[in-house]
């Protein structure tokens, strides 16, 4: 330098054109003498960045950045 894949919540990952989710973690409450477990409720996201396509983009296209694999 070229090719391919990845980048979404604190972490691990879904979602792949119509109002962003799960598990774990976190907060509050119930349960306990206390802790753990269990139960209920809740907070948290510039969907890597910029442009484009579209009535509408996490999703499609282009460029850039970073990570991984191959040549």
């Nucleotide at each position: 330098g070229g090719g391919c894949g990845g980048u979404u919540a604190g972490c691990u990952c879904a979602g792949c054109g119509g109002a962003a989710g799960a598990g774990c973690a976190c907060u509050u409450c119930c349960u306990u003498g206390a802790c753990a477990u269990g139960g209920a409720a809740g907070g948290g996201g510039u969907c890597a960045g910029a442009g484009g396509u579209u009535c509408g983009a996490u999703c499609c296209c282009u460029c850039u950045a970073c990570c991984g694999c191959c040549c």
The RNA shown here (transfer RNA) has 71 nucleotides and comes from a soil metagenome. The RNAcentral record of the sequence draws on MGnify. It matches the Rfam family "tRNA". Rfam's curators write: Transfer RNA (tRNA) molecules are approximately 80 nucleotides in length. Rfam classes the family as a transfer RNA.